A computed fold for a 115-nucleotide RNA from a Halanaerobiales bacterium, annotated as SAM riboswitch aptamer (S box leader). Model confidence (mean pLDDT): 81 of 100.
RNA sequence: AAAUCAUCAAGAGUGGCGGAGGGACUGGCCCGUAGAUGCCCGGCAACCUACCUGAGAUAAGGUAAGGUGCUAAUUCCUGCAUUUCCAGAUAAUAACUGGUUAUGGUAGAUGAGAG
Repeated sequence: AAAUCAUCAAGAGUGGCGGAGGGACUGGCCCGUAGAUGCCCGGCAACCUACCUGAGAUAAGGUAAGGUGCUAAUUCCUGCAUUUCCAGAUAAUAACUGGUUAUGGUAGAUGAGAG
């Protein structure tokens, strides 16, 4: 690096440094010199871990913050497929266009174990 499993609708600053772009990518829509992204401190508690409760075992819950992680907006929405509803256009249509709902995927992020 790739693969496997699990999770991604909650939570987290009136701080310091710094100085121009950033939110992975597409298209949107947002954040940003009233200082963003990033780093430090602080904080949160997703997974691992430790302790406690609970169980035959497992599940589940609580506390802690040691290891990672996270700390604008649902992973900000979206991309592919199916689908709900509304409207347009049409002589009419389950075809087309615009919006909209839901489900499953794709992509991404994080953790863990193995190799």
Rfam family: SAM riboswitch aptamer (S box leader). Its family is annotated with regulation of gene expression in the Gene Ontology.